RNA sequence: AAACUGAAGAGUUUGAUCAUGGCUCAGAUUGAACGCUGGCGGUAUGCUUAACACAUGCAAGUCGAACGGUAACAUGAAAAAGCUUGCUUUUUUGAUGACGAGUGGCGGACGGGUGAGUAACACGUAGGAAUCUACCGAGUAGCGGGGGAUAGCCCGGAGAAAUCCGGAUUAAUACCGCAUGUGCACUUCGGUGUAAAGAGGGCCUCUUCUUGAAAGCUCUCACUAUUCGAUGAGCCUGCGUCAGAUUAGCUUGUUGGUGGGGUAAUGGCCUACCAAGGCAACGAUCUGUAGCUGGUCUGAGAGGAUGAUCAGCCACACUGGGACUGAGACACGGCCCAGACUCCUACGGGAGGCAGCAGUGGGGAAUAUUGGACAAUGGGCGCAAGCCUGAUCCAGCAAUACCGCGUGUGUGAAGAAGGCCUUCGGGUUGUAAAGCACUUUCAAUAGGGAGGAAGGCCAAGUAGUUAAUACCUGCUUGGAUUGACGUUACCUAUAGAAGAAGCACCGGCUAACUCCGUGCCAGCAGCCGCGGUAAUACGGAGGGUGCAAGCGUUAAUCGGAAUUACUGGGCGUAAAGCGCGCGUAGGCGGAUGAUUAAGUCAGAUGUGAAAGCCCCGGGCUCAACCUGGGAACUGCAUUUGAGACUGGUCGUCUAGAGUACAGAAGAGGGGGGUGGAAUUCCAGGUGUAGCGGUGAAAUGCGUAGAGAUCUGGAGGAACAUCAGUGGCGAAGGCGACCCCCUGGGCUGAUACUGACGCUGAGGUGCGAAAGCGUGGGUAGCGAACAGGAUUAGAUACCCUGGUAGUCCACGCCGUAAACGAUGUCUAUUAGCUGUUGGGUAUAUUAAGAUACUUAGUGGCGCAGCAAACGCGAUAAAUAGACCGCCUGGGGAGUACGGCCGCAAGGUUAAAACUCAAAUGAAUUGACGGGGGCCCGCACAAGCGGUGGAGCAUGUGGUUUAAUUCGAUGCAACGCGAAGAACCUUACCAGGUCUUGACAUCCAGAGAACUUUCCAGAGAUGGAUUGGUGCCUUCGGGAACUCUGAGACAGGUGCUGCAUGGCUGUCGUCAGCUCGUGUCGUGAGAUGUUGGGUUAAGUCCCGUAACGAGCGCAACCCUUGUCCUUAGUUGCUAACAUUAAGUUGAGAACUCUAAGGAGACUGCCGGUGACAAACCGGAGGAAGGUGGGGACGACGUCAAGUCAUCAUGGCCCUUACGACCUGGGCUACACACGUGCUACAAUGGGCAGUACAGAGGGUUGCCAACCCGCGAGGGGGAGCUAAUCUCUUAAAGCUGUUCGUAGUCCGGAUUGUACUCUGCAACUCGAGUACAUGAAGUCGGAAUCGCUAGUAAUCGCAGAUCAGAAUGCUGCGGUGAAUACGUUCCCGGGCCUUGUACACACCGCCCGUCACACCAUGGGAGUUGUUUGCACCAGAAGUAGCUAGCUUAACAUUGGGCGGUUACCACGGUGUGGUCAAUGACUGGGGUGAAGUCGUAACAAGGUAGCCGUAGGGGAACCUGCGGCUGGAUCACCUCCUUA
Repeated sequence: AAACUGAAGAGUUUGAUCAUGGCUCAGAUUGAACGCUGGCGGUAUGCUUAACACAUGCAAGUCGAACGGUAACAUGAAAAAGCUUGCUUUUUUGAUGACGAGUGGCGGACGGGUGAGUAACACGUAGGAAUCUACCGAGUAGCGGGGGAUAGCCCGGAGAAAUCCGGAUUAAUACCGCAUGUGCACUUCGGUGUAAAGAGGGCCUCUUCUUGAAAGCUCUCACUAUUCGAUGAGCCUGCGUCAGAUUAGCUUGUUGGUGGGGUAAUGGCCUACCAAGGCAACGAUCUGUAGCUGGUCUGAGAGGAUGAUCAGCCACACUGGGACUGAGACACGGCCCAGACUCCUACGGGAGGCAGCAGUGGGGAAUAUUGGACAAUGGGCGCAAGCCUGAUCCAGCAAUACCGCGUGUGUGAAGAAGGCCUUCGGGUUGUAAAGCACUUUCAAUAGGGAGGAAGGCCAAGUAGUUAAUACCUGCUUGGAUUGACGUUACCUAUAGAAGAAGCACCGGCUAACUCCGUGCCAGCAGCCGCGGUAAUACGGAGGGUGCAAGCGUUAAUCGGAAUUACUGGGCGUAAAGCGCGCGUAGGCGGAUGAUUAAGUCAGAUGUGAAAGCCCCGGGCUCAACCUGGGAACUGCAUUUGAGACUGGUCGUCUAGAGUACAGAAGAGGGGGGUGGAAUUCCAGGUGUAGCGGUGAAAUGCGUAGAGAUCUGGAGGAACAUCAGUGGCGAAGGCGACCCCCUGGGCUGAUACUGACGCUGAGGUGCGAAAGCGUGGGUAGCGAACAGGAUUAGAUACCCUGGUAGUCCACGCCGUAAACGAUGUCUAUUAGCUGUUGGGUAUAUUAAGAUACUUAGUGGCGCAGCAAACGCGAUAAAUAGACCGCCUGGGGAGUACGGCCGCAAGGUUAAAACUCAAAUGAAUUGACGGGGGCCCGCACAAGCGGUGGAGCAUGUGGUUUAAUUCGAUGCAACGCGAAGAACCUUACCAGGUCUUGACAUCCAGAGAACUUUCCAGAGAUGGAUUGGUGCCUUCGGGAACUCUGAGACAGGUGCUGCAUGGCUGUCGUCAGCUCGUGUCGUGAGAUGUUGGGUUAAGUCCCGUAACGAGCGCAACCCUUGUCCUUAGUUGCUAACAUUAAGUUGAGAACUCUAAGGAGACUGCCGGUGACAAACCGGAGGAAGGUGGGGACGACGUCAAGUCAUCAUGGCCCUUACGACCUGGGCUACACACGUGCUACAAUGGGCAGUACAGAGGGUUGCCAACCCGCGAGGGGGAGCUAAUCUCUUAAAGCUGUUCGUAGUCCGGAUUGUACUCUGCAACUCGAGUACAUGAAGUCGGAAUCGCUAGUAAUCGCAGAUCAGAAUGCUGCGGUGAAUACGUUCCCGGGCCUUGUACACACCGCCCGUCACACCAUGGGAGUUGUUUGCACCAGAAGUAGCUAGCUUAACAUUGGGCGGUUACCACGGUGUGGUCAAUGACUGGGGUGAAGUCGUAACAAGGUAGCCGUAGGGGAACCUGCGGCUGGAUCACCUCCUUA
């Protein structure tokens, strides 16, 4: 100098967000276990389970210096025998060293083990007085003199044994008197009682002369009495010490007193008597669990959990009871008894207690050697040597934990090989290896080698003691010695990289990624979750990450968790304020003065064991570990002080609270009386056919007179208007008027009391509706019930009836969304405004007004709070006091138990099990049988169709060898297919090929190619003819053909849910977004909403927004008018000409095709807001986007397409590839879609006659002319096209005929004969002519298109194509009707609202029933644990009594035995309680991809929902009564905001 230093979060509810809230993870730790792996050392630790049972060995003995002794060993002596005459053997002898058994002493009460019991003075801490204490220390006094026994030994007896009995004899430091009595104890103060033991060493004296005897001295140890101390123990007290109240009352020696007894000692400890106490909500009693502490683990701390090892205390020793001995025990290795168990037995009887150390079995996931030594430390005995010591010290086993070390170091790129991946280039493993150079820790072998040893013994010297140089004791010196560990630690040498790395993980949390296999399988998983053919999540591999002789997993504790909140949480809507008062205990409490010192604060003293934690040092090479000192131990007690605050006591005060007086308001409560309106009923009058009811009806009432209307009467219930976010009340609640009784609040001014106050666990009272009991009453309404409807059903909603009930009296019940979902009280904190009851002031005739104040009751709002919504002086703000309540969802406000109730039921109130969520507020969408606004051929108004017929075509279905495949609501179905006889063709049957029909590479051969013949259905096979080419640097090369081998080709095989591209659709709908800013914690909002307007998010205005992008519009094409330019093949006005723009000519017109102009709400008027815009008008070819087209935002539908194409992956490879012939895609009881033609006279037929546009054409279009009725044939001119040609357009117009009919309509079908295309028209083409002449007379329900050059109608052309359109794509001709309007249907857009939806209403979701599994309640009972009460019984033992028996010394009222009484363990009986297990059957609950019935809830959920209660019903539920808004929509009233 120091003793400290310390605080992190993440995942998961949602489409997303914030909050609430649970679950889970990352950390540390362990007496651990399991899996894989394993080199060394040090230090620790090691039955947590069966206090289960134990074989075997050891764990407590020692003293001969207490004693009699001598079984064993040794020595000596003596005797005898044998003989090798000093040896052997035998016997005797306790003489000696010693010593078995025994008497006696001390110790076996320590040490060691365990944690069963115990919730207790057991433990911890701090105190106390009424005690004992062997050995030890100190002091005082003593130790005199006697006696009789007894064990052992010996003899005898019983018994299997254990053991026991009898006789004789014997010793003591064993036992007993006597004396003394310093003392001690008792005392009636006279007195009485009460001890002892010797042993060993040395010296001296006497004598027989080497043994014995007696006296004395001395030292040491022991002994007796007593005092003090030390140590240890006993007892008492304060405080602290687990959970349960579904344990609320417990107690009779119980609480106290007096006398007595007992104990070492206090005390109901025991007993007799007396009193009636004692404990308990500050939790008694009961039940369950548990050894307590220092400490240990965790934590920032406060706490929480725990009580292995070490240390202190307690308890226990097979289970229960008991005492004896002793200083100490009710005694782990002592005794007695009872019980269970085990063993021995000769069956008579005995023996035993590992929770000591090892060890065994058992249990268990699991825990070690039947080791060595007393060398050290300590203990017992002993004078000592010493003996004993499973205490202890060591060793062994175990990675069980902590700590340390090693498994090499440097260099080394051809970046080797191999592996893995690959975009095929490479990358990675990787300086890693190999190679080269070095080192040798540890392990191995060999050698050396501390410390743990101090003591004790022997000898000498010296000091003390003493008469003594003996003895004994102390000290000094010397000598020989004492080590289990131990082959110790440590050191040195030798050889050689030599012997030494694994485990887990790699989707996120959480550091670390790829390939293959698998295919909701196998499996993983701590939570979220992964796996259904491209899995970084399963399994393997490569690579990587982390830790490392370990690594993971499991279990457990704390942490994170502020999810129990003291530090440090909450309760309007998330879980949570008792329905509301009064009030007990308790908690808290106004101002001021004094005092006290309990709380509080400060100092001191004592204690808070040691160890541990922490700090500073020291020792092992370091560390772990060990060790010295300190700090700390936050506590308790005692004492001294302080006096602010709290408390106590005393006094004073008036601001809190209350009382008195005056006044005013009120549906406050109770009782009695009165009133009118209305409904119903009854009676009567008038009067006639309906009434009533509904979405529509019916049941019902009515000709026996209803309903309607008038008059009169009866009876019950409720009180319109006034009436009001008005009033009163604690809440529930209270509403006509009058009277009586009565509670509370408010205002004003003074007086009085003097803190009398607030809250309030238990307690107690009030408490809507429904319901219950008894008795009344009953008009209306109306659960149940009945009938009628509705419906698939309708146990409902609707209708007609209708009983309990609703009403009254009395008594119960005690619950509601009993709500402001907001406990009561007090204080503080901006404003504005309405209203109710008072008061004051101002001015005022009054009504009233203004300002202030007080008590209520509303709205808005600042600060603040809040997750947000919102609250905001009536707080959900800021503080204080007290009470109640909450701790994930479900199970469940349920079960069991208790209490209450007549019952219904209420109240208090769990657990098992199950899930990873459940929930609140707000956001964006989507949706609504919610609302508002708007648009669209959406409806309406019209025109024409479809649906009926025949045919065409596509689809479904069916069939088939195949009828290839795809498309399937709108948005598939005349679609892919702009054209299936072969081909196409993908399908089927049969016949064939296998490097292939097609591509590239390699090798060999050959020009390529071509002619002809044969076989075959053909593919193909065989034969055959002609031909030798091009370029060349002369090497060869290019193209093509054939053959061969392999790489490979090929696939219309699968996956459109792996994809690209393309496309459809919402939808040409007006939307979809972004940047910056602002608002919000945030998701998000704003902008984009609002007022207008538009076809339009088009534009204008407003505006916390300002801008911008993709869309809209415009730009593009086409069409409508004009102009310019140009004029062939087009045109022709003027001129000429012809049959004819035929030709000359012309460039005006048309037209062609290039470029321009034009239209912009530009102008005028009106409306509007001075805007945007709209309406009307002018001009104009065209007017408000002029018409049409192309153009399709962000996105949706896992929409369509792997069969256009491309493409990942998978699959096939003499076939799923390729070729050929034939067949099929064309089938046909049927159903649907899209079309064509019709049903006729606005028409059909015949005859004549007029006018287009846009296209096509050389493998083609094909003219004129001729032939054929015709399809067509012949023919060959022209044309690569404003030239030629397809090409006569048709409807129309003119004329004629038909006359309403299955026809002169209609044309299907069929026959015959032909034409054309084509290798080929059988399956299966189109067309022509003649003949035939079906259905059909305008089409049910339903449904489609169209708003102007549109519908309708008419024809023409083209693509595809050899041929084959009623389809498709274009073109022109003729050419309408209607739109009042937006209520409704459909679709869409914007705003708003509700939501339990977000896969987004094709959503979500409830209950019964059926099935499987799980836990649980009830249950006739059954079995067991534990316990209360009553009783029986009573071993051992102790105590009391005792006629019996016995007893050496001493001798008694004594001891022992016996008998008996009391207490009492085990045991037993009866009757209760409690807990646990089990139980036929039974109740509900939970869970479970695709079960049944319905559809209750979420939107106005289609009858708003929910709460309480009652009834009913398969079920969700329905209905009645009262309540709530946590109800949508519309309207009204009131209030507020906008100065």